[in-house]
Context: one part of a larger RNA
RNA sequence: UGACGGGGGCCCGCACAAGCGGUGGAGCAUGUGGUUUAAUUCGAAGCAACGCGAAGAACCUUACCUGGGCUUGACAUGCACGGGAAAGCCGGUGGAAACAUCGGCCCCUCUUCGGAGUCCGUGCACAGGUGCUGCAUGGCUGUCGUCAGCUCGUGUCGUGAGAUGUUGGGUUAAGUCCCGCAACGAGCGCAACCCUCGCCCUUAGUUGCCAGCAUUAAGUUGGGCACUCUAAGGGGACUGCCGGUGAUAAGCCGAGAGGAAGGUGGGGACGACGUCAAGUCAUCAUGGCCUUUAUAUCCAGGGCUACACACGUGCUACAAUGGCCGGUACAAAGGGAUGCAAUCUCGCGAGAAGGAGCUAAUCCCAAAAAACCGGCCUCAGUUCGGAUCGCAGUCUGCAACUCGACUGCGUGAAGCUGGAAUCGCUAGUAAUCGCGGAUCAGCAUGCCGCGGUGAAUACGUUCCCGGGCC
Numbered sequence: 001u002g003a004c005g006g007g008g009g010c011c012c013g014c015a016c017a018a019g020c021g022g023u024g025g026a027g028c029a030u031g032u033g034g035u036u037u038a039a040u041u042c043g044a045a046g047c048a049a050c051g052c053g054a055a056g057a058a059c060c061u062u063a064c065c066u067g068g069g070c071u072u073g074a075c076a077u078g079c080a081c082g083g084g085a086a087a088g089c090c091g092g093u094g095g096a097a098a099c100a101u102c103g104g105c106c107c108c109u110c111u112u113c114g115g116a117g118u119c120c121g122u123g124c125a126c127a128g129g130u131g132c133u134g135c136a137u138g139g140c141u142g143u144c145g146u147c148a149g150c151u152c153g154u155g156u157c158g159u160g161a162g163a164u165g166u167u168g169g170g171u172u173a174a175g176u177c178c179c180g181c182a183a184c185g186a187g188c189g190c191a192a193c194c195c196u197c198g199c200c201c202u203u204a205g206u207u208g209c210c211a212g213c214a215u216u217a218a219g220u221u222g223g224g225c226a227c228u229c230u231a232a233g234g235g236g237a238c239u240g241c242c243g244g245u246g247a248u249a250a251g252c253c254g255a256g257a258g259g260a261a262g263g264u265g266g267g268g269a270c271g272a273c274g275u276c277a278a279g280u281c282a283u284c285a286u287g288g289c290c291u292u293u294a295u296a297u298c299c300a301g302g303g304c305u306a307c308a309c310a311c312g313u314g315c316u317a318c319a320a321u322g323g324c325c326g327g328u329a330c331a332a333a334g335g336g337a338u339g340c341a342a343u344c345u346c347g348c349g350a351g352a353a354g355g356a357g358c359u360a361a362u363c364c365c366a367a368a369a370a371a372c373c374g375g376c377c378u379c380a381g382u383u384c385g386g387a388u389c390g391c392a393g394u395c396u397g398c399a400a401c402u403c404g405a406c407u408g409c410g411u412g413a414a415g416c417u418g419g420a421a422u423c424g425c426u427a428g429u430a431a432u433c434g435c436g437g438a439u440c441a442g443c444a445u446g447c448c449g450c451g452g453u454g455a456a457u458a459c460g461u462u463c464c465c466g467g468g469c470c
Stems, first nucleotide, its partner, number of pairs: 008470006015461002019425005026316008034307002042053002064302006073126001077125007088105007108117003128291002131289003137285002139280003142276001144274001149188006155164003168179003194268004199235007208225003213222002238262001241256001242254004318418001322377006334365003339358002345352002384415001389410007431453007
């Protein structure tokens, strides 16, 4: 000077408390440990590993295993020699394919006629490595933490390490601001500038909209651009005004005014100096080391999907605020020309046949679901729950045996609210309901978004955890 204390003071945070819903018990999904295996590729390890890398393992992916090939190589550049075109296409044989071998077709472009380009073979330099080291590294990332801190110049003090400034009195979400002060200034952070939502205005009016007029089954058409909306620009909020309080300051209080919005209006992007030799050599890049008929490379099949068990994260439930049947409303945000696909027809259904329209404010995916109305069930392992298994199918794809999703019929398991313990959330939040997208041939309970319905509670800071200042 720091760090630490079961030292003290002050102050924050869903940290506790007050509430609501979960996890821990069940079945299943998924990740991990362990075990097994020829292989179950590798990494991630308290918070900050474990629905994580993986935004999609049947082949491919794929890095693993078994077996079969190949050795200037699947890929790059250069040199030498040789060859003709080579490559490519078709067919035969062996084969699981890769590949090997044979036959046929084809027999290039430029040219100064020397050759050059392209291709194959041989040879040489070299290629290749998801091999090791994240404790040799770059880059990127997590975390403390969106916590309010971390420093510098000059001056002053101290022999010096250092101190001061940055402490103190108030105040703030904030080292935010005010006052004071041997300090005076400044930088990186805070805040603001950026995006978005909420109000208004202007501009614009098709594919959007419809007040009045006509018209129609229908904003369908004429017409109109008021309104909604769309998307570009602007306005608006600043403790600006009033009262109280305070040191006359900064500020604080008000169910004060005005206002769509009030004290940072809500949300996002944005992460200081640094910490953890944190993570990543398997995104990529890269030093060193190792490998070179193999640790490279090609192919087929298998594995990553195993299963006595243990843990994490989820989904579905245990029911009547419910289940089932019928009827009937109301979204937002997205995606779609190798794609989205309507009406109609067939099928109980998954789906099939067919193809209008749409390069999309025009057409399609598309039905929103919970809600509401009517009916049945009457507390039961049930008309709850749907695991598991059998049969029959649909779709994608060269191919669903290992190992896909979905449909129909049958089967109907555990489960009657979950021990110790433990997690999330303070408002359009929790809870609950559906919709879309990325990846993707196919495959979503995961992830990323979108809207619908819509709570309870916060006395307070003694205690637990984390953090800031003295």
Small-subunit ribosomal RNA, 3' major domain from an uncultured Gemmatimonadota bacterium, 470 nucleotides, folded computationally. It matches the Rfam family "Bacterial small subunit ribosomal RNA". The RNAcentral record of the full RNA draws on ENA and SILVA. Model confidence (mean pLDDT): 84 of 100.